[in-house]
Predicted 3D model of a 73-nucleotide RNA (transfer RNA) from a Candidatus Falkowbacteria bacterium.
The sequence was found in a public genome assembly.
The prediction has a mean pLDDT of 83.
Rfam family: tRNA. The family's RNA type in Rfam is transfer RNA.
């Protein structure tokens, strides 16, 4: 070179048949509390790997490279 999964918020992951990008954990501020945790309520954080392509419309379809993990060698 070649086959296979796989890259989406700080961390682990959904995302269906293209039609608002979301969940638990974490931060972060409030409330509860004699205090702390926990519980409760908001918020912030995303160039959906990177570049064209399709299309009214792409995280999702196509092609091409880059990256991580598995096969083979």
């Nucleotide at each position: 070179a070649g086959c296979g999964g796989g890259g989406u918020a700080g961390a682990g992951c959904a995302g269906u048949u293209g039609g608002c990008a979301g969940c638990u954990c974490g931060c972060u501020a409030g409330g509860c509390c004699c205090a702390u945790a926990a519980c409760c309520u908001a918020g912030a954080g995303g160039u959906c790997g990177u570049c064209g392509g399709u299309u009214c419309g792409a995280g999702u379809c196509c092609g091409a490279c880059c990256c991580c993990c598995g096969c083979a060698a």